RNAcentral holds the full RNA, with entries from SILVA. Predicted 3D model of a 347-nucleotide part of an RNA (small-subunit ribosomal RNA, central domain) from a metagenome.

Context: one part of a larger RNA
């Protein structure tokens, strides 16, 4: 550079917005930058090529001849990109009803369970386990009942269910808010896709200050097991789990599948609009979610209108194992560490 990929073999960025760039709907005139035809002028010579001749051949030499691409001037064309520039309305977007939902954020409120505290009843046990022990109890446990504290999680409904861009979200109630989908028509008139830097959100665990700590609970102790047991059980418990700023920026952040658009058989169950109905199953048509399946793709396992089929725009990413996500530079980070990220060596 030409080619091949990326569900599971190497590879889809965690996740969104949104620069610059790359692409980019239907038509009307114009330009003529890319494109296309023509015509001068250069493309040195030597090589090279073709034909002929000269050293006995050949290598060599020589004389003729011709092409191309490239550049640059000029002349014509005008279908496609481009620029200009009028218009459309099938992308796209806002207005105006309806409608669904754990989407997010605050700030009240509730009940069931739990430990604990105080009383009441009450006697010799309770825990735990494979069996036990450590452990709690006669200073009265556990168990019951009252009544009172705290703190976390929100049974049943719950679903192959639903929202969200992903992490993710599940007690009711109000108040702020974001997205999503239908319905009718009428408005704007390509305003688009996609996105390298950039910015922004981002489980858990960790970190930094303050609070808060029921219950689980790394480290830690102790009982047990075991040849040993730094584990698996058990008894207790310390950071943490929780809350409020800030940092941190990772994951099997998984559909291990980028994002948008178009095309391509179907049955079927679900959750949510709209129309229509024998308005009780039903039928049409929209969004989504789930399973079988045809074409067709795949090594193969599968995948099949929610593509891994067929296309196109764009953007990330791969290129034999180990060495190694190491080591150095660089860069964030309070640190823990992150993010870029080789070589030799080997096999």
């Nucleotide at each position: 550079u030409u080619g091949g990929g990326c569900g599971u073999a190497a590879a889809g960025g965690g996740c969104g917005c949104g620069u610059a760039g790359g692409c980019g709907g239907c038509u009307u005139g114009g330009c003529a930058a890319g494109c296309u035809u023509g015509g001068u002028g250069u493309u040195a010579a030597a090589a090279a090529c073709a034909a002929c001749g000269g050293c006995u051949u050949a290598a060599c030499c020589g004389u003729u001849g011709g092409u191309a691409a490239g550049c640059a001037c000029u002349g014509g064309g005008a279908a496609c990109u481009g620029c200009c520039u009028g218009g459309c309305u099938a992308g796209a977007g806002g207005u105006c009803u309806g409608g669904a939902g754990g989407g997010g954020g605050a700030g009240c409120u509730g009940g069931a369970a739990u430990u604990c505290c105080a009383g009441g009843u009450g006697u010799a046990g309770g825990g735990g386990u494979g069996a036990a022990a450590u452990c709690c109890g006669u200073a009265g446990a556990u168990a019951u009942c009252u009544g009172g504290a705290a703190g976390a999680a929100c049974a049943c409904c719950g679903g192959u269910g639903g929202c969200g861009a992903a992490g993710g979200c599940g007690a009711g109630c109000u108040c702020c808010u974001g997205g999503c989908c239908g319905g009718a028509a009428a408005c704007u008139g390509a305003c688009g896709c996609u996105g390298a830097g950039g910015c922004g959100c981002g489980a858990a665990a960790g970190c930094g200050u303050g609070g808060g700590g029921a219950g689980c609970g790394a480290a830690c102790a102790g009982g047990a097991u075991u040849a040993g047991a730094u584990a698996c059980c058990c008894u207790g418990g310390u950071a943490g789990u929780c809350c409020a700023c800030g940092c941190u920026g990772u994951a099997a952040a998984c559909g291990a599948u980028g994002u948008g658009c178009a095309c391509u058989a179907g049955g079927u169950g679900u959750c949510u609009g709209u129309c229509u109905g024998u308005a009780g199953a039903g039928g049409a048509u929209g969004g989504g979610u789930g399973c079988c399946g045809u074409a067709g793709c795949a090594a193969a396992c599968g995948c099949g209108u929610u593509a891994a089929g067929u296309g196109c725009a764009c953007c990330g990413c791969c290129u034999g194992g180990g060495g190694a996500g190491u080591a150095u530079g660089c860069u964030c980070g309070c640190a823990a560490g992150g993010g870029u990220g080789a070589a030799a060596c080997u096999c």